Transfer RNA from Paramuricea clavata, 72 nucleotides, folded computationally. The prediction has a mean pLDDT of 81. Rfam family: tRNA. It is annotated as a transfer RNA.
RNA sequence: UUCUCCGUAGCUUAGUGGUGACAGCACUGCUCCGGAAUCGCAGAGGCGUAGGUUCGAUUCCUGCCGGAGGAC
Numbered sequence: 001u002u003c004u005c006c007g008u009a010g011c012u013u014a015g016u017g018g019u020g021a022c023a024g025c026a027c028u029g030c031u032c033c034g035g036a037a038u039c040g041c042a043g044a045g046g047c048g049u050a051g052g053u054u055c056g057a058u059u060c061c062u063g064c065c066g067g068a069g070g071a072c
C1' cells in the first nucleotide's frame, strides 16, 4: 500500500429492512435479615462515526475511525 472479517448496555452477545432492539453477568432500588450473601420483584443503561438509498436503516451502499487476520 492492498484484500477479507468485525464494531449493538460496563463485559459477553442475539436480532440482519417493518413501526416498543434480546438475554446472561455486573450496577441501582425494594423485599428478606441482627448484619451480609443467596433467592424473588422492579429499574437504569446500548446499534463506532458522517453521509447516501428507501415510505421506513442496527440491518443495504460509500467515506472515515478503531480492532483481528492475510498478501506485497
Base pairs, nucleotide, nucleotide: 001071002070003069004068005067006066007065010025011024012023018055027043028042029041030040048064049063050062051061052060